This is a predicted structure of a 347-nucleotide part of an RNA (small-subunit ribosomal RNA, central domain) from an uncultured organism. The coordinates come from a structure-prediction model, not an experiment, and the mean pLDDT is 90.
[in-house]
Context: one part of a larger RNA
RNA sequence: CUGGGCGUAAAGCGCCUGCAGGCGGUCAGGUAAGUCGGUUGUGAAAGCCCCGUGCUCAACGCGGGGAGGCCAAGCGAUACUGCGUGACUUGAGGGCGGAAGAGGGGAGUGGAAUUCCCGGUGUAGCGGUAAAAUGCGCAGAUAUCGGGAGGAACACCAGUGGCGAAGGCGGCUCCCUGGACCGCACCUGACGCUCAGAGGCGAAGGCUAGGGGAGCGAACAGGAUUAGAGACCCUGGUAGUCCUAGCCCUAAACGCUGGAUGCUAGGUGUAGGGCUGAUGAGGCUCUGUGCCGGAGCGAACGCGAUAAGCAUCCCGCCUGGGAACUACGGCCGCAAGGCUAAAACUC
Numbered sequence: 001c002u003g004g005g006c007g008u009a010a011a012g013c014g015c016c017u018g019c020a021g022g023c024g025g026u027c028a029g030g031u032a033a034g035u036c037g038g039u040u041g042u043g044a045a046a047g048c049c050c051c052g053u054g055c056u057c058a059a060c061g062c063g064g065g066g067a068g069g070c071c072a073a074g075c076g077a078u079a080c081u082g083c084g085u086g087a088c089u090u091g092a093g094g095g096c097g098g099a100a101g102a103g104g105g106g107a108g109u110g111g112a113a114u115u116c117c118c119g120g121u122g123u124a125g126c127g128g129u130a131a132a133a134u135g136c137g138c139a140g141a142u143a144u145c146g147g148g149a150g151g152a153a154c155a156c157c158a159g160u161g162g163c164g165a166a167g168g169c170g171g172c173u174c175c176c177u178g179g180a181c182c183g184c185a186c187c188u189g190a191c192g193c194u195c196a197g198a199g200g201c202g203a204a205g206g207c208u209a210g211g212g213g214a215g216c217g218a219a220c221a222g223g224a225u226u227a228g229a230g231a232c233c234c235u236g237g238u239a240g241u242c243c244u245a246g247c248c249c250u251a252a253a254c255g256c257u258g259g260a261u262g263c264u265a266g267g268u269g270u271a272g273g274g275c276u277g278a279u280g281a282g283g284c285u286c287u288g289u290g291c292c293g294g295a296g297c298g299a300a301c302g303c304g305a306u307a308a309g310c311a312u313c314c315c316g317c318c319u320g321g322g323a324a325c326u327a328c329g330g331c332c333g334c335a336a337g338g339c340u341a342a343a344a345c346u347c
Stems, first nucleotide, its partner, number of pairs: 003319004007301002012315001014201004021194003025088004030083002033081002035077003039073003048066007091191001092188003095184004103177007110154001115149007125136002162169002206247006215241002220236004258314006266292011296303002320347003329340004
C1' cells in the first nucleotide's frame, strides 16, 4: 500500500464558489508514453524450488541445477488510456419565445392589535390563580367612546403550496437584482464532473459603537407553592429582542441520507409549463414537491425513478466505551470562545 463501512449501530464537512489534483462524450487517422509480447543484458552470496549428499532421523549443513519481481536496451503489437491533428452533437453553454415564485437588496406606504398620553361617560373595584397574594384603583382604575404618540409583527388568503445552495424567506407599492422551469433546435463545439488548500455565505445567542424601545422578556425584585424552592404558577422588570456599521461562526445547521451522470414496474395527490383534445373532461410529456408500492436492497425499522436499487467518477469522514466537542501547541477572535486535537489512567 492493501480491507470493510458512513439514514437509526462509530462515520456526510452547515452551505456554496472554485485554483491545483483526480476523472472525462462520439468518429477518423497519426504517435507509441502507459499497456502487452517475445529477445538480449542484468538479476552477488545467502534465501526459494528440484536432484543428490553429511550429521542414527529431522531441523541444520554441503554439492549441483533451476526459477525469480523490479530495472535497462533494442524489436514488435495497437484493443484500451495518454499525447498531438481533424471532424461531430447527444454532455455543457448561448440565442429567441413564454411564464411561476414569502429568492436577495433599497425606498415608501396600509390596516388590525397591544401599550402609553389627552379628553368624554361612569363608579368600586380591577387584575391574577388550582386557590391566593404581591400589584393597580376614590389623587377616579377596570369597562366604554373620541383624539393623539410610538415600536414591533403582518390575521384571513395559507396549502399536505411556492422560492432559495444552505442558513432561511410571508401586508401592499415602486426601483435595483440572482436563480430555476417550459418551448423552438438558431449558434458555439466537450468548453464537462468533482474538488485538498483557499475565498464567500451562514438561525438563535453573544460582542463593539451609535440609535430605538410598544409588546415580550434571561438576570433581578416581590407574591405564592414547598420540608426547602436557587424552579414550575403569579405581579413587576434590566440586558436583549428592532435599526445602522463592524465582529462572532456555532446548532438535533436534520432528510441525522456529500456532489454529478446513466440505468431499473407501477398507482395516486399537488405546484409550474408544453403537446393533443374543443378554450372541456381525458390522454401524452418535462420540471418540482408528497403519499402508497414492485423488483432489488436492508440486521431490522424501512428505502423503493426525490433509492437506502444497479453502476461509474471525485471529495469528506469512521476504526471499542470513558477520560475528551478535553489538555498542550498552533491559527483565528475585542471578549465570550471557535477550529485543529492527544496521552496517562480506566472498563

Description:
Its Rfam family is "Bacterial small subunit ribosomal RNA". The full RNA is in RNAcentral, with records from ENA and SILVA.